This is a predicted structure of a 101-nucleotide RNA (Guanidine-I riboswitch aptamer) from Gluconobacter roseus NBRC 3990. The coordinates come from a structure-prediction model, not an experiment, and the mean pLDDT is 78.
């Protein structure tokens, strides 16, 4: 100076309000309908580069030899404003970007 599996999956912090539930109001009149509220703990939902995982995968070494097993490694990481998507928002995406060191 250059290169990357620096990947995938699951989950969480976090996030909002389509749907469900909750609350309030109105109607209906006996169990339903409609409206509003996320300044409703929630279920569904979205969800991290800088969060987690004895998950999968990649790479290396050794043993074994069509298969496979054991060990190791998968590092580091300050950061806006603004814009975008879905119903909506966000630690989502633009983005390990601009900028800073």
């Nucleotide at each position: 100076u250059g290169g990357a599996a620096a990947g995938c999956c699951g989950c969480u912090a976090g996030g909002g309000u389509u749907c469900c539930g909750a609350u309030u109001c109105a109607g209906u009149u006996c169990u339903c309908u409609g409206a509003a509220u996320g300044u409703c703990u929630g279920g569904u939902c979205c969800g991290a580069g800088a969060g987690c995982g004895c998950g999968c995968g990649g790479c290396c070494u050794c043993g074994g030899u069509u298969u496979c097993g054991a060990g190791g490694u998968u590092a580091c990481a300050c950061g806006g404003c603004g814009g975008g998507a879905c119903a909506a928002a966000a630690g989502c995406c633009c983005g390990g970007g601009a900028g800073a060191u």